[in-house]
RNA sequence: AAAUGAAAAAGGCAAACUAUUCUAAAGAGUAGGACGCAAAGCGUUGGGUCUAAAGUAAGGUGUUUUAUUCCUUAUCAUGAUUGCCAUGCUACCAAA
Numbered sequence: 001a002a003a004u005g006a007a008a009a010a011g012g013c014a015a016a017c018u019a020u021u022c023u024a025a026a027g028a029g030u031a032g033g034a035c036g037c038a039a040a041g042c043g044u045u046g047g048g049u050c051u052a053a054a055g056u057a058a059g060g061u062g063u064u065u066u067a068u069u070c071c072u073u074a075u076c077a078u079g080a081u082u083g084c085c086a087u088g089c090u091a092c093c094a095a096a
Base pairs, nucleotide, nucleotide: 004094005093012037013036017032018031019030020029021028022027035083041089042088043087045086046085047084048081049080050079055075056074057073058072059071060070
């Protein structure tokens, strides 16, 4: 120095839940709070998963007719998740 992660030391982060804010939603921010975490530090680079506003297709509603409007179903990330996995970068201590 690299790999690795037993025991300690110094520390760090913060699940669920609650309050509040943003958002169509998933989810995220802030405060409280700790389930846990040796990268639970940073990055969507590759996957998985979640959501489906807008778009597209079909059906319905409405209408003298057509069109617009409205509703339902399906599809679809450009949205989200790094505390889902892999991977890239950085980092405290130290036994075998």
The prediction has a mean pLDDT of 83. This is a predicted structure of a 96-nucleotide RNA (c-di-GMP-I riboswitch aptamer) from Aquibacillus saliphilus. Taxonomically the source falls in Aquibacillus (Bacteria, Bacillati, Caryophanales, Bacillaceae).